[in-house]
RNA sequence: GGAGUUGGCCAGGCAGUCGCGUUGCGUUCAUCGCAGCGAGGAAAGUCCGGGCUCCAUAGGGCAGAGUGCCAGGUAACACCUGGGGGGCGUGAGCCCACGGCUAGUGCAGCAGAGAGUAGACCGCCUUCUCGUUCGCGAGGGGGUAAGGGUGAAAGGGUGCGGUAAGAGCGCACCGCGUCGGCGGUAACGUUCGACGGCUAGGUAAACCCCACUCGGAGCAAGACCAAAUAGGGAAGCUAUGGCGUGGCCCGCGCUGCUUCCGGGUAGGUUGCUAGAGGCGUACGGCGACGUGCGUCGCAGAGGAAUGACUGUCCACGACAGAACCCGGCUUAUCGGCCAACUCCCACU
RNA sequence: GCCCGAAUAGCUCAGUCGGUAGAGCAACUGAUUCGUAAUCAGUAGGUCGGAGGUUCGAAUCCUCUUUCGGGCACCA
Numbered sequence: 001g002g003a004g005u006u007g008g009c010c011a012g013g014c015a016g017u018c019g020c021g022u023u024g025c026g027u028u029c030a031u032c033g034c035a036g037c038g039a040g041g042a043a044a045g046u047c048c049g050g051g052c053u054c055c056a057u058a059g060g061g062c063a064g065a066g067u068g069c070c071a072g073g074u075a076a077c078a079c080c081u082g083g084g085g086g087g088c089g090u091g092a093g094c095c096c097a098c099g100g101c102u103a104g105u106g107c108a109g110c111a112g113a114g115a116g117u118a119g120a121c122c123g124c125c126u127u128c129u130c131g132u133u134c135g136c137g138a139g140g141g142g143g144u145a146a147g148g149g150u151g152a153a154a155g156g157g158u159g160c161g162g163u164a165a166g167a168g169c170g171c172a173c174c175g176c177g178u179c180g181g182c183g184g185u186a187a188c189g190u191u192c193g194a195c196g197g198c199u200a201g202g203u204a205a206a207c208c209c210c211a212c213u214c215g216g217a218g219c220a221a222g223a224c225c226a227a228a229u230a231g232g233g234a235a236g237c238u239a240u241g242g243c244g245u246g247g248c249c250c251g252c253g254c255u256g257c258u259u260c261c262g263g264g265u266a267g268g269u270u271g272c273u274a275g276a277g278g279c280g281u282a283c284g285g286c287g288a289c290g291u292g293c294g295u296c297g298c299a300g301a302g303g304a305a306u307g308a309c310u311g312u313c314c315a316c317g318a319c320a321g322a323a324c325c326c327g328g329c330u331u332a333u334c335g336g337c338c339a340a341c342u343c344c345c346a347c348u
Numbered sequence: 349g350c351c352c353g354a355a356u357a358g359c360u361c362a363g364u365c366g367g368u369a370g371a372g373c374a375a376c377u378g379a380u381u382c383g384u385a386a387u388c389a390g391u392a393g394g395u396c397g398g399a400g401g402u403u404c405g406a407a408u409c410c411u412c413u414u415u416c417g418g419g420c421a422c423c424a
Base pairs, nucleotide, nucleotide: 001344002343003342004341005340006339007338008337009336010335012313013312014311015310016309017308018307020038021037022036023035024034025033026032040319044330045329047328048327049326050325051324052218053217054216055215059250060249061248062247064214065213066212067211068210069083070082071081072080073079084098085096086095087094088093099209100208104207105206106203107202121148122147123144124143125142126141127140128139129138130137131136156174157173158172159171160170161169175198176196177195178194179193180192181190182189183188222270223269224268225267232261233260234259235258236257237256241255242254243253244252263423264422265421277296278295279294280293281292282291283290284289314317349420350419351418352417353416354415355414358373359372360371361370367404375391376390377389378388379387397413398412399411400410401409
């Protein structure tokens, strides 16, 4: 100098004018004036996990759903951290739904002889019969998984021996599996020992098995006040019934309820933002994180505020707008900055 | 804001315990007719909304994403 990897941060700046929402104070409560504050890293998708609220303080069983190497963190998680195993990369590093097809059942179209207690199409070997130009050819029987061919996949691999030809048939090495020892909290590892000739092919984002977790609904939840009317009609079920939002049963609570047609109000207050909160620092921990101390006040609308114009500067401005609140994940995103590390080239 | 559902031929829909996608209407060609319709015979048309993954193999299973559609308050 070039190419990259990981982690973190910023998201046009400044000035002026006009305007919007909200809070506080003053005020003739509408209004007006002053002061303060006023979107994001994703506010998004609503994919997970919680808080909060109602139904029983959320109870039991079945069904159902989810998660799935190990340990830890956390309010909790499918998240995060560290580790193990596998894969990719020269490397920094990145990726993995990563339990179990030696519990069972199922599936594998087409092709192919055979597709899961394998399989003789060609080939190889052997035998019998017939033919023969004595090279062999045709047919029948048997052996054989080394070679060819089909397929995504053909039932350990290489070599030597062995054989009529072959074959874990035997042996050596490699691979695989089981048990034991050793190391590690564990997953797992092992240049350790013994045993097994191989039995154990793929698929569980197929049913399923094992372990663990999960009650349902959602702020249009829920609570209070006010207003209004036809407390009407039809159908269904009736107290071993119906309802209490979840699929069923039990249990608990309440005692007429559900659906449709029709009617009325569609106003106000609350929930509503101080929270597993931000920042700094010390200590513990490899780390995620935890504990202590100090400090800050940081949007709360309800047709829904955060904008427009002008000037100026630059690197010329992306994705995008809170609606009960947090922790994550995922997706979208013009560009810029910082730190650590890796590889290549050149020079010292 | 919250909760659900759907996307397959030009249109309406099947196919969803994985095996290579069909039906009706429409379109086109031919026959029939003097000609048209109807009828008969045949033909073409599909990245199964998009991307990625699991699998030998995905419309189907899983994840993300795009578009469209539906429902919701209170009182008696």
The prediction has a mean pLDDT of 80. This is a predicted complex of two RNAs, RNase P RNA and transfer RNA, with 424 nucleotides together. Rfam match: Bacterial RNase P class A. Rfam's curators write: Ribonuclease P (RNase P) is a ubiquitous endoribonuclease, found in archaea, bacteria and eukarya as well as chloroplasts and mitochondria. Rfam classes the family as a ribozyme.